[in-house]
This is a predicted structure of a 336-nucleotide RNA (Bacterial RNase P class A) from Duganella dendranthematis. It is recorded under the gene name rnpB. The prediction has a mean pLDDT of 78. The organism belongs to Duganella, within Bacteria. The RNAcentral record of the sequence draws on ENA. Its Rfam family is "Bacterial RNase P class A". About the family: Ribonuclease P (RNase P) is a ubiquitous endoribonuclease, found in archaea, bacteria and eukarya as well as chloroplasts and mitochondria.
């Protein structure tokens, strides 16, 4: 310098002004059955995928002696983890450029053929059974057939086909073998607990309670008081200190472990996390000069640019994504 992978990493900054959420102080402000509401200050507040809900745990409440059967899954060989189908290193197959060989070709140009880096792979068993095996082909799984040939289905050949006269292909058809496996999903579950209307009990109650109404009288006529007790509104918890995050050092090829030292980073619940203004970078879009014709510089417009938004938390996998930057592998071609 080209050309081809591959890992990582950023997802506009910064001021300022106004929100919105929940947290902590404060109030001689306020209210509830109770949690609370209001104002003031402080200081926290979305992602690499927060998404799909595809795998795999933690938790939660059901179920469950043991042992079989049935269903599901998963598959090279080792490790790695809390667990995986995830990952990580081998093994095996395929793919996987330029070159360089070769072939066609007057040339242009086609074709073939090897590997690197790297990529993919549902990669256990075909001698336990059983189904299937497209076109082609005369015959496709069990032999049989046609031709020579033989003492004899004795023996050898057979066009098509991935397979043909056989210990053939296929398990991404069922099937065996080896592990692995119960259901549910935070609307999980658990606490507290009004009015009202049933439910118990216990007192009063046609010798008229309650009620109209504060008393008396009057009217009326069957409920009334109190207590317990489930529900439900409503409210608390489960809820974010974790299989957590960063540096540093060690072990290992590597995923991953292990030791020190920091450090606390949303937690709402119909559901916040925003809005405006400046400046400045990226991006794109015009003009003007330059140019090695790849783009550079300088001015101005525009105004944040991709996917896409937490809801119980994690580790994965798939998908989706504007543009930017690091770093490394491989082959090449030049020069030294």
């Nucleotide at each position: 310098g080209a050309a081809g992978c591959a890992a990582g990493c950023c997802a506009g900054a910064c001021a300022g002004c106004c929100g919105c959420u929940g947290g902590u102080c404060a109030g001689c402000g306020u209210g509830u059955a109770a949690u609370g509401c209001c104002u003031g200050a402080c200081g926290g507040g979305a992602g690499g995928a927060a998404g799909g809900u595809c795998c795999g745990g933690a938790c939660u409440c059901c179920a469950u002696a043991g042992a079989g059967c049935g269903g599901g899954g998963u598959g090279a060989c080792g490790g790695u983890u809390a667990a995986c189908g995830g990952c990580c290193g081998u093994c095996c197959g395929c793919u996987g450029a330029a070159a360089g060989u070769c072939c066609c070709u007057c040339a242009c140009g086609g074709g073939a053929u090897a590997u690197a880096a790297a990529g993919c792979g549902a990669g256990g068993a075909a001698u336990a059974g059983g189904g299937c095996c497209a076109c082609a082909g005369a015959g496709a799984c069990g032999a049989g057939c046609g031709u020579a040939u033989u003492a004899a289905g004795u023996u050898a050949c057979g066009g098509u086909g991935a397979a043909a006269c056989g210990c053939g292909g296929u398990a991404a058809c069922c099937u065996c073998c080896a592990c692995c496996u119960g259901g549910u999903g935070c609307a999980a579950u658990u606490c507290c607990a009004a009015a009202u209307a049933g439910g118990c009990a216990c007192g009063c109650g046609a010798u008229g309670a309650u009620g109209c109404u504060g008393c008396u009288c009057g009217c009326g006529g069957a409920g009334c008081g109190u207590g317990c007790g489930g529900g439900u509104a409503g409210g608390a918890a489960g809820c974010u200190u974790g299989a957590g995050c960063g540096c540093u050092g060690g072990a290992g090829u590597a995923a991953u472990c292990c030791a020190g030292c920091g450090c606390c980073u949303a937690g709402a619940g119909g559901a916040a996390u925003g809005g405006c203004u400046g400046u400045c970078a990226u991006a794109g879009c015009g003009c003007a000069g330059g140019u090695u014709c790849g783009c550079c510089u300088g001015c101005g417009c525009c105004g944040u640019a991709a996917c896409a938004a937490a809801a119980u938390c994690c580790g994965g996998c798939c998908u989706a994504u504007c543009g930017g930057c690091u770093u490394g592998c491989u082959u090449c071609a030049a020069c030294u």